[in-house]
Molecule: small-subunit ribosomal RNA
Organism: uncultured organism
RNA sequence: UGGCUCAGAACGAACGCUGGCGGCAGGCCUAAGGCAUGCAAGUCGAACGAUAAGGUCCCUUCGGGGAUACAUAAGUGGCGCACGGGUGAGUAACACGUGGGAACCUGCCCAUCAGUCUGGAAUAACCAGGGGAAACUUUGGCUAAUACCGGAUAUUCCCUCCGGGGGAAAGAUUUAUCGCUGAUGGGUGGGCCCGCGGUGGAUUAGCUUGUUGGUGGGGUAAAAGCCCACCAAGGCGACGAUCCAUAGCUGGUUUGAGAGGACGAUCAGCCACACUGGGACUGAGACACGGCCCAGACUCCUACGGGAGGCAGCAGCUAGGAAUAUUGCGCAAUGGGGGAAACCCUGACGCAGCCAUGCCGCGUGAGUGAAGACGGCUUUCGGGUUGUAAAGCUCUUUCGAUGGUGAAGAUGAUGACUGUAGCCAUAGAAGAAGCCCCGGCUAACUUCGUGCCAGCAGCCGCGGUAAUACGAAGGGGGCUAGCGUUGUUCGGAAUUACUGGGCGUAAAGGGCUCGUAGGCGGCUUGUUUAGUCAGGGGUGAAAUCCUGAGGCUCAACCUCAGAACUGCCUUUGAUACUGACAGGCUAGAGCAUGAUAGAGGGUGGCGGAAUUCCCAGUGUAGAGGUUAAAUUCGUAGAUAUUGGGAGGAACACCAGUGGCGAAGGCGGCCACCUAGGUCAUUGCUGACGCUCAGGAGCGAAAGCGUGGGGAGCAAACAGGAUUAGAUACCCUGGUAGUCCACGCCCUAAACGAUGCGCGCUGGUUGUUGGAAUUUUUAAUUUCGGUGACUCAGCUAACGCGUUAAGCGCGCCGCCUGGGGAGUACGAUCGCAAGAUUAAAACUCAAAGGAAUUGACGGGGGCCCGCACAAGCGGUGGAUCAUGUUGUUUAAUUCGAUGAUAAGCGAAGAACCUUACCAUCCCUUGACAUCCCGAUCGCGAGGAACAGAAAUGUUUUUCUUCAGUUCGGCUGGAUCGGUGACAGGUGGUGCAUGGCUGUCGUCAGCUCGUGUCGUGAGAUGUUGGGUUAAGUCCCGCAACGAGCGCAACCCUCGCCUUUAGUUGCCAACAGGUUAUGCUGGGAACUCUAAAGGAACCGCCGGUGACAAGCCGGAGGAAGGUGGGGAUGACGUCAAGUCCUCAUGUCCCUUACGGGAUGGGCUACAAACGUGAUACAAUGGCGGUUACAAAGAGUCGCUACCUCGCAAGGGGAUGCUAAUCUCAAAAAACCGUCUCAGUUCGGAUUGCACGCUGCAACUCGCGUGCAUGAAGUUGGAAUCGCUAGUAAUCGCAGAUCAGCACGCUGCGGUGAUACGUUCCCGGGCCUUGUACACACCGCCCGUCAUCUCAUGGGAGCUGAUUUUACCUGAAGGCGUUUAACUAACUUUAUUGGGGUUAGCGACCACGGUAGGAUGAGUGACUGGG
Repeated sequence: UGGCUCAGAACGAACGCUGGCGGCAGGCCUAAGGCAUGCAAGUCGAACGAUAAGGUCCCUUCGGGGAUACAUAAGUGGCGCACGGGUGAGUAACACGUGGGAACCUGCCCAUCAGUCUGGAAUAACCAGGGGAAACUUUGGCUAAUACCGGAUAUUCCCUCCGGGGGAAAGAUUUAUCGCUGAUGGGUGGGCCCGCGGUGGAUUAGCUUGUUGGUGGGGUAAAAGCCCACCAAGGCGACGAUCCAUAGCUGGUUUGAGAGGACGAUCAGCCACACUGGGACUGAGACACGGCCCAGACUCCUACGGGAGGCAGCAGCUAGGAAUAUUGCGCAAUGGGGGAAACCCUGACGCAGCCAUGCCGCGUGAGUGAAGACGGCUUUCGGGUUGUAAAGCUCUUUCGAUGGUGAAGAUGAUGACUGUAGCCAUAGAAGAAGCCCCGGCUAACUUCGUGCCAGCAGCCGCGGUAAUACGAAGGGGGCUAGCGUUGUUCGGAAUUACUGGGCGUAAAGGGCUCGUAGGCGGCUUGUUUAGUCAGGGGUGAAAUCCUGAGGCUCAACCUCAGAACUGCCUUUGAUACUGACAGGCUAGAGCAUGAUAGAGGGUGGCGGAAUUCCCAGUGUAGAGGUUAAAUUCGUAGAUAUUGGGAGGAACACCAGUGGCGAAGGCGGCCACCUAGGUCAUUGCUGACGCUCAGGAGCGAAAGCGUGGGGAGCAAACAGGAUUAGAUACCCUGGUAGUCCACGCCCUAAACGAUGCGCGCUGGUUGUUGGAAUUUUUAAUUUCGGUGACUCAGCUAACGCGUUAAGCGCGCCGCCUGGGGAGUACGAUCGCAAGAUUAAAACUCAAAGGAAUUGACGGGGGCCCGCACAAGCGGUGGAUCAUGUUGUUUAAUUCGAUGAUAAGCGAAGAACCUUACCAUCCCUUGACAUCCCGAUCGCGAGGAACAGAAAUGUUUUUCUUCAGUUCGGCUGGAUCGGUGACAGGUGGUGCAUGGCUGUCGUCAGCUCGUGUCGUGAGAUGUUGGGUUAAGUCCCGCAACGAGCGCAACCCUCGCCUUUAGUUGCCAACAGGUUAUGCUGGGAACUCUAAAGGAACCGCCGGUGACAAGCCGGAGGAAGGUGGGGAUGACGUCAAGUCCUCAUGUCCCUUACGGGAUGGGCUACAAACGUGAUACAAUGGCGGUUACAAAGAGUCGCUACCUCGCAAGGGGAUGCUAAUCUCAAAAAACCGUCUCAGUUCGGAUUGCACGCUGCAACUCGCGUGCAUGAAGUUGGAAUCGCUAGUAAUCGCAGAUCAGCACGCUGCGGUGAUACGUUCCCGGGCCUUGUACACACCGCCCGUCAUCUCAUGGGAGCUGAUUUUACCUGAAGGCGUUUAACUAACUUUAUUGGGGUUAGCGACCACGGUAGGAUGAGUGACUGGG
């Protein structure tokens, strides 16, 4: 930078756990799926006929009849049924919202004016008959009206050719009303038209034929292509038409600081719909939810002939679903319909029921109470915590319960709710708390269980034996009748940025130019007032929100008032700015004139050098090529060289971060054609400008088409090499191509990864093209280009910095996490290759930029080290020893495993050790503390028996603790018992301490303050020198300091002083065959204590006048004199729980303890470390000199003696400068003479010796005999730089015995030009996609399984469209046929009507074709 995620608020919710009360709200979001049953629209007898039963009266042939009032099933008639109620399927539309408009209608209502006269013909009910299962229907006959039809009248009413023509009524009852008719006005409601507004897709770009307009008709309540005829050819569309998808719209709701976003439950306004599609009728109003007709699907009834139905009304059922209630009461209130009214109807409505679904309120007790109870949990065992919490004591009674009383809602009556709200009384803390969380974000921690299991998880991530993350518990935190989870929306997210983002490198500047629409636009004057600003008016329904009041005890809720509703319309005014119109100007832009630079472009011609080829000459064996070769060419004469010729392509030097061009790009010379730039002058035009979606043109290389050309080069291809392979790099060849002409392609890291234009803002220094001036081999000034460095400023940093990535303006393009993917599909372009445009599913929690510190590099520079090189000696081959692996085994105990395990732990396994195995034993134990009991014969020793021993049994000898209050009383000891406990070389070194290895005795590792940087960090510590060294010097934004280095310590080397035995003996004396043997000496050596001495101090050179380096002198020693000890911060979860210590887990008659025997010593094989050799620098024999450092009484042992020897037997000295081990060995002399030997000694046999309880498994030594491999060791590899390597012996620790190992000691005593390379390390620098740090990271194929997706022969259903066919019902038109009460009539008719037929229109349906988007599909592609 950027995405992902969380904390908030909200909900018509659902799910899990839990649930005391009340108030107010809400309650099918899914299947506009289907519905049993009941109810939801009737009413009027004061319009009419008629009338069953009942009441009263009268008559009666007693069958009944009549009258009347109340009243009335059904019918005629009137009004209502178009309201109310439901739902949101359709609809992107004048459907809705808002604001306007003119050509309209309006039942009931209000007001006004006028009228209400006079006739007639039918018909239902009813009666009689017929058909039918039913629904229902049909024939004949009777009858009334406020039903129907004439006549009259008619004012303002309607039509009109202005002459005229047309048009009404209804009564009822009764004394007062209700009605009726015509007309006007109003009111209410409705119809129509228009501006503006609110949605996604261009991978939908063109749509339209009644389409757009006109004229004339028709039609409607009314304007209109609304319909028809004719005429014209229009109309819409990039300001997105058409098409597709989605969606009822609004007031509002929710979120948000706002701007916005999302939504459109409840309430309110509008619209649309009523099983699906079509249609009209009636009517004031419907194309009608509970009406009609037709078609279709579905359901039901049926006697199979036919019929019936439409809960998206209220309840309810079923289905679907995560999910949404009672088949309740009432018309008491409010409202509606009818009626004069009483009244009737009203699932509207008012109430009740169910549901924690939401909001609001209340309660589940209050006070006191410390032995800080019990219990729980925890613990460092002391305690802490739960916790005043409980109990106890003293109180209260809200809610609930029980009993009583009891409203308002009701203006006179009427109360579903309801004995409800409220009030009073009674009892008693009594009946009433849960849910989630506790790793971070995020408030809240411990124990146990589990052991990458079980599980958790919003993101990061927890869990692999010590889990604050899982599960449980204790404790704690939060909310509370709820609490969590899930889902959805907004927020946080400035993460689509109008407010309010970006594009050099993070995603993002189009490859470049021209240019259309569009956007933006210099100075000035005037007009206008569209935008803009101000005031007024209208509207913006109510509710909601907000503010203030009021009412329910409060609140939620409700009521009232105000404000607001940011909008639209209209009017008046203002005129700065923008716009429009008109005029002027010259600073922008352009033209002109004069100069000028240039690989700018095109065409034609010319030139020389070089390569290749051809011809000829000279000439001979090679040439060529490479790291090295080979393929290749060459005796048919190559290469080389000379001359001549052919042909194509490219233009050395000049040449330059030089020039030109918009970019791509452009390079020999000349000519012609042609474009652009710059400078100078300031004459002309007068804003003519900038940018630019679409569009057009140009556009490297490669590639494509046609025709040429083809020298060199050279994909493909061939051959030769290289290699494990080498489809590469290298070599020899070589075709397309590269070149030309014409036509395509249209992409590049087409890059300055930086769009174009204009203005403004500091300097320094190159270079290029002009111009001017001057003091002219040059300088200064100025305009245009092209580079470098830097200030301000900007930037995440890197960096940019007048050629901006600074400060601003204008316009365009582009970006919104990574992958999938610049891909698929579709479309356009292309001959093709392919290009352009451009997704989604799915998946991840990152991907990315810049910089930092490390680490790494077959990067660079400098430097060091036995690192290489130069040497010496080894290992690797042999035999043996020893350790390890492996194998074997009852066991072969365990650990150590590259360097940094492997002669290591182990300085010494026959028993022991010993941890392992087999067998036999013990169980408070071999060892410690406490308790109880016994004993004081406690303890020590011997013997016998059994046994492998441990152990057991028996027996015997010796001895008799201390204190004392005289008591086994105390201490102490032993035995027995009980339980706490002991014990464990059992696990975990990845829980640890301590110790150790390694990098590495490498020169490094850090800190404080300061400074720099947003920060990580840097600086210091880098640089120039120098050193063994971060050693020192100089420089320096650093100045200082610490741990390391060095020094201080030990030892060796020189000297001095002191001291002088056991050491020493120069001088003196004595003695001996001889010897410091003796006296003595203190000189020397030595011993062992204290000092001195070395510091680049001195001289010369060098270096920077430094640090230092080189050489020299002196000195015992010279540049840290040699050696040792000493090991920074850290690394390797390095090693060790088997040294020790220790958390935790585990075992407890055993995983503890004891014993015997065995094993650790096995043996096909492999590895490591060593010993001895292979021989003459040697073997053997002999002679003989010189060390150092150690050890010794459970010891070392002189000397004597025996034995060939190992050794034995005696004996002496020494607790050690005294005695002993002890002989040093290489050296020297002689001999052997190159052999498997006089080398070598393995192995084996025999016989001995020593240690030890014991040498079988399994010790060492000696003698004699035996005499193996081995003749210097493949690839590879180790050590060492001076008294070192090599070689030679000596001693010690461990130890009874056992040494080729280990540790120490001295004797003799060698080579390095140098730093290219290998290995390791240090410093600086560079790259990095690494940070578990190159043993890193990471790419692709393949294999198995899974997921989503593209293509796919097709298949299936859906939507839409074109053409044609069919043509129900219906209204309209029309025609004849039939029928026909009112009016008319000359009684025939006429007019009118009904039925039927026909016609055009038209729903469903059918046939054929197209388009679109789905589902599915063998196989297949990539992810």